[in-house]
RNA sequence: CUUAUCAAGAGUGGUGGAGGGAACGGCCUGAUGAAACCCGGCAACCUAUCGAUCUAUCGAUGCGAUGUGGUGCUAAAUCCGGCGGCAACGGAAGAUGAG
Numbered sequence: 001c002u003u004a005u006c007a008a009g010a011g012u013g014g015u016g017g018a019g020g021g022a023a024c025g026g027c028c029u030g031a032u033g034a035a036a037c038c039c040g041g042c043a044a045c046c047u048a049u050c051g052a053u054c055u056a057u058c059g060a061u062g063c064g065a066u067g068u069g070g071u072g073c074u075a076a077a078u079c080c081g082g083c084g085g086c087a088a089c090g091g092a093a094g095a096u097g098a099g
Stems, first nucleotide, its partner, number of pairs: 001099006011039001013038003019029003024081003040074003045070002048066004052061003078093001083090002
């Protein structure tokens, strides 16, 4: 940079000891224990296996199951807002995957 997704889901655990929710403005959250790390869990983007469908074959897929491996995620709609729109919604920015 391109593309898909972002209202679902996931802990009464251990270590730790004051911040955290991207930034700004809000609004929340935290000593009834934040961040971080470990364990557990969720999910199904990639991968793997099996199936389904298509195909003469090679093979393919806007499909299904499982959850092996690689990420990711595990308060609140991406917590809300900004820009456009009466609104629904769209955009911008951001996050994650794949390339």

Model confidence (mean pLDDT): 86 of 100. This is a predicted structure of a 99-nucleotide RNA (SAM riboswitch aptamer (S box leader)) from uncultured Faecousia sp. The RNAcentral record of the sequence draws on MGnify. It matches the Rfam family "SAM riboswitch aptamer (S box leader)". About the family: The SAM riboswitch is found upstream of a number of genes which code for proteins involved in methionine or cysteine biosynthesis in Gram-positive bacteria.